A computed fold for a 135-nucleotide RNA from a Deltaproteobacteria bacterium, annotated as c-di-GMP-I riboswitch aptamer.
Its Rfam family is "c-di-GMP-I riboswitch aptamer". Rfam's curators write: GEMM was predicted in a large-scale screen for bacterial structured RNA regulatory elements.
RNA sequence: CUCUGCCCAGAGCAAACCAGUGGAAACAUUGGGACGCAGAGCAGCGGGACUAAAGGAAAUGGACUUCCGGGUCGCGGGCCGGCUAUGAACUGUGAAUCCGGAAUGGAGAUUUCCCAAGUCGGCCGGGUCGCCAGA
Numbered sequence: 001c002u003c004u005g006c007c008c009a010g011a012g013c014a015a016a017c018c019a020g021u022g023g024a025a026a027c028a029u030u031g032g033g034a035c036g037c038a039g040a041g042c043a044g045c046g047g048g049a050c051u052a053a054a055g056g057a058a059a060u061g062g063a064c065u066u067c068c069g070g071g072u073c074g075c076g077g078g079c080c081g082g083c084u085a086u087g088a089a090c091u092g093u094g095a096a097u098c099c100g101g102a103a104u105g106g107a108g109a110u111u112u113c114c115c116a117a118g119u120c121g122g123c124c125g126g127g128u129c130g131c132c133a134g135a
Base pairs, nucleotide, nucleotide: 002135003134004133005132012037013036017032018031019030020029021028022027035122041128042127045125046124047123048120049119050118055114056113057112058111059110060109064105065103066102067101068100069099070098071097072096073094074093075092076091077090080087
């Protein structure tokens, strides 16, 4: 230095689960706890897996906006009538109010899908540092 982990020694780490904290989540972290681990040390470079907040798409839906039509009310124009009447035609206008219709309009919301710049080193490869024993 390389390979191996049958044999020695002293250590080390800590899955699930429970509790606290952080996070939208995946998950992380601290304490407890041990399924396991000879790199279950370090580190997201490549692959893979997980999540999907933000962003995008679709569907649902429709606050609101605009336009059109109509009613009521207010203020006018105007016209017939003419005080025993209180009626009657047309029409303008209102950022007043109600109803109906229309628009490839449309905010927010809900659902689904896509997506990593998020997560995983106890999924694999590569990188890096390293204990003991044997060859």